Context: one part of a larger RNA
RNA sequence: CUGGGCGUAAAGCGUGCGCAGGCGGCUCCUUAAGUCAGAUGUGAAAGCCCCGGGCUUAACCUGGGAACUGCGUUUGAAACUGGGGGGCUAGAGUGUGGAAGAGGGGGGUGGAAUUCCAGGUGUAGCAGUGAAAUGUGUAGAGAUCUGGAGGAACACCGAUGGCGAAGGCAGCCCCCUGGGCUAACACUGACGCUCAUGCACGAAAGCGUGGGGAGCAAACAGGAUUAGAUACCCUGGUAGUCCUAGCCGUAAACGAUGGACACUAGGUGUGGGGGGAGUCGAAUCCCUCUGUGCCGCAGUUAACGCGUUAAGUGUCCCGCCUGGGGAGUACGGCCGCAAGGCUAAAACUC
Numbered sequence: 001c002u003g004g005g006c007g008u009a010a011a012g013c014g015u016g017c018g019c020a021g022g023c024g025g026c027u028c029c030u031u032a033a034g035u036c037a038g039a040u041g042u043g044a045a046a047g048c049c050c051c052g053g054g055c056u057u058a059a060c061c062u063g064g065g066a067a068c069u070g071c072g073u074u075u076g077a078a079a080c081u082g083g084g085g086g087g088c089u090a091g092a093g094u095g096u097g098g099a100a101g102a103g104g105g106g107g108g109u110g111g112a113a114u115u116c117c118a119g120g121u122g123u124a125g126c127a128g129u130g131a132a133a134u135g136u137g138u139a140g141a142g143a144u145c146u147g148g149a150g151g152a153a154c155a156c157c158g159a160u161g162g163c164g165a166a167g168g169c170a171g172c173c174c175c176c177u178g179g180g181c182u183a184a185c186a187c188u189g190a191c192g193c194u195c196a197u198g199c200a201c202g203a204a205a206g207c208g209u210g211g212g213g214a215g216c217a218a219a220c221a222g223g224a225u226u227a228g229a230u231a232c233c234c235u236g237g238u239a240g241u242c243c244u245a246g247c248c249g250u251a252a253a254c255g256a257u258g259g260a261c262a263c264u265a266g267g268u269g270u271g272g273g274g275g276g277a278g279u280c281g282a283a284u285c286c287c288u289c290u291g292u293g294c295c296g297c298a299g300u301u302a303a304c305g306c307g308u309u310a311a312g313u314g315u316c317c318c319g320c321c322u323g324g325g326g327a328g329u330a331c332g333g334c335c336g337c338a339a340g341g342c343u344a345a346a347a348c349u350c
Stems, first nucleotide, its partner, number of pairs: 003322004007304002012318001014201004021194003025088007033081002035077008049065006091191001092188004096183003103177007110154001115149007125136002162169002206247002210243002215241002220236004258317006266295012299306002323350003332343004
């Protein structure tokens, strides 16, 4: 430099924003860097290749040609790419109206339940299991009633539902705030797509600070089970789980499927919006945009399957793979308080 690939075989960065870079709509004028054509100089000789010649042949030697795919100079072409200029509105964006939503941050508040505390009634059990035992209770438990404390999570609605870039988001109310969707017009006029480095976000667990601690519960203790039982079951129980301002930066971070755009039969369900027919109002039907499921034609696939939400057909950009083990390890570097993370081999071996 190049080939083939990346749902499940090795392979899509966890997700987004985005500089450089790569790529980029319609039209007119211009330029001539790329591109194309002509001329010319050069591209040493030898060698290779072609046609001849000389040693009896060959190797070898030798004459001529071609080639040297290149570079420079010069003349010209202007379709395409690039540069400059003008215009456009189909891409992109802005304004106006409307509706939906567990989207995010902060504050407040509600009821059920568990636990605990105090008191009343009341008496011998309660709890637990396959069966038990540890545990708990006559110092009055469990049950039941009243009052109180405190923390965490929000039954029903609830969905095959919604929102978010992903992680993720759920009682109710208020404040602040992001995004998407839709209708008709108006406006800007290519302002776009992707994105190495970078920056930000990023479940759970974990770390250090100060709080909080009801339930649950690694570790731990005891009771069982068992040949043993550092387990599964039971009784307890500390970190943690919650809040605070920070750190960590991982995951089966999954659709195991990067992003954008265009194109390519349908059927059926559902969420959000608009238009029309119909109706007193609905129901219902038709059209349309957007999201989310199922089935399926063509096509595709090794098969399974995918199938307008593509894994089909194309274009652009990024990431990644290249036999198994060694190994996501060692060493080095960067990051981290640490735990560790990121980057990432080789010997050897099959």

A computed fold for a 350-nucleotide part of an RNA from an uncultured bacterium, annotated as small-subunit ribosomal RNA, central domain. Model confidence (mean pLDDT): 91 of 100.